[in-house]
A computed fold for a 73-nucleotide RNA from Polytolypa hystricis UAMH7299, annotated as transfer RNA. The organism belongs to Polytolypa hystricis, within Eukaryota. The RNAcentral record of the sequence draws on Rfam. Rfam family: tRNA. It is annotated as a transfer RNA.
RNA sequence: GCCCAUAUGGCUUAGUUGGUAAAGCGCAGCACUAGUAAUGCUGAGAUCCUCGGUUCAACUCCGUGUGUGGGCA
Repeated sequence: GCCCAUAUGGCUUAGUUGGUAAAGCGCAGCACUAGUAAUGCUGAGAUCCUCGGUUCAACUCCGUGUGUGGGCA
C1' cells in the first nucleotide's frame, strides 16, 4: 500500500428477508435469613463508533472517516 472481517447498556453477546433493541453477568431496591451467601421478585442503564445518503420508516441497505483484528505484498 491492497483486501477481508468487525464496532450494540459497565462487561460478554443476540438482534436474516428494514417496522420504534433482547439476554447472561454486573449494579440498585425489596423479600427470605439471627446475620451473610445463595435464591426469588422488581427496577435503572445502549438515540446501536462518526458524518452523510436512500426510504413513509434504518442497528439493519449504500458511501465516507476512525478504532480493533486478520490476510497478501